Transfer RNA from a Candidatus Moraniibacteriota bacterium, 73 nucleotides, folded computationally. Its Rfam family is "tRNA". The family's RNA type in Rfam is transfer RNA.
């Protein structure tokens, strides 16, 4: 240069056209204890990479560009 995958909360990652964008962990608060862990309960926290296009309707589907990891040369 080309090719394939991947991008969602602070991490790891589901959601694969409509429902409010969701789990686990971490964080704050409370509970429990003589106190820390450990365990319980609540909560916080997101331009779904970027811009564009399909669509009444996009995190999705399409194109572009950014960025990652392979592979090819």
């Nucleotide at each position: 240069g080309g090719g394939a995958c991947c991008g969602u909360a602070g991490c790891u990652c589901a959601g694969g056209g409509g429902u409010u964008a969701g789990a686990g962990c971490a964080g704050u608060c409370g509970g429990c204890u003589c106190a820390u862990a450990a365990c319980c309960g609540a909560u916080u926290g997101g331009u779904c990479g970027c811009a564009g296009g399909u669509u009444c309707g996009a995190a999705a589907c399409c194109u572009g560009c950014c960025g990652g990891u392979c592979c090819c040369a």